[in-house]
RNA sequence: CUCUUAUCACGAGUGGCAGAGGGACUGGCCCGAUGACGCCCAGCAACCGUUCUAUUAGAAUUGGUGCUAAUUCCUGCAAAACAGAAAUGUUUUGAAAGAUGAGAG
Numbered sequence: 001c002u003c004u005u006a007u008c009a010c011g012a013g014u015g016g017c018a019g020a021g022g023g024a025c026u027g028g029c030c031c032g033a034u035g036a037c038g039c040c041c042a043g044c045a046a047c048c049g050u051u052c053u054a055u056u057a058g059a060a061u062u063g064g065u066g067c068u069a070a071u072u073c074c075u076g077c078a079a080a081a082c083a084g085a086a087a088u089g090u091u092u093u094g095a096a097a098g099a100u101g102a103g104a105g
Base pairs, nucleotide, nucleotide: 001105002104003103004102005101006100007099008098013041015040016039017038021031022030023029025076027074028073042068043067044066047064048063049061050060051059052058053057072097077094078093079092080091081090082089083088
C1' cells in the first nucleotide's frame, strides 16, 4: 500500500510543555493567543491478548492498539416520502469516502 471483516448517536482534563494554525478531502459551519493542533501525564473504552466466572455469555485490566469539541461536526452519490407552480427544501434509508481494530497478501 491492497484485500476481507467488525464497529463508528455512548464514554473520557479547570494538569504540565510548547506557541499557530486546526477540524482527512469538497462546500459549509465551527475550534483557536481566555493558548487550539501536537507531545507528556491523566483518563475513557474493551477490538486483540491475558485472567476469572462457567457459557455461546459475563466480569476484570498488569499487556498491544485505539480514543478523549461538535453523530465520522454537517455535507457530497442514489432511492423513497412530504412541502412547493417550479427552482428547490426537509426527513428517512442505503451507498461512497474516511477512521480504528483483527486477519491475509
The RNA shown here (SAM riboswitch aptamer (S box leader)) has 105 nucleotides and comes from Halalkalibacter akibai JCM 9157. The model forms 97% of the base pairs in the Rfam consensus. Its Rfam family is "SAM riboswitch aptamer (S box leader)". From the family's description: The SAM riboswitch is found upstream of a number of genes which code for proteins involved in methionine or cysteine biosynthesis in Gram-positive bacteria. RNAcentral holds the sequence, with entries from Rfam and Ribocentre. Taxonomically the source falls in Halalkalibacter akibai (Bacteria, Bacillati, Bacilli, Bacillaceae). The same sequence occurs in records of 2 taxa. The coordinates come from a structure-prediction model, not an experiment, and the mean pLDDT is 84.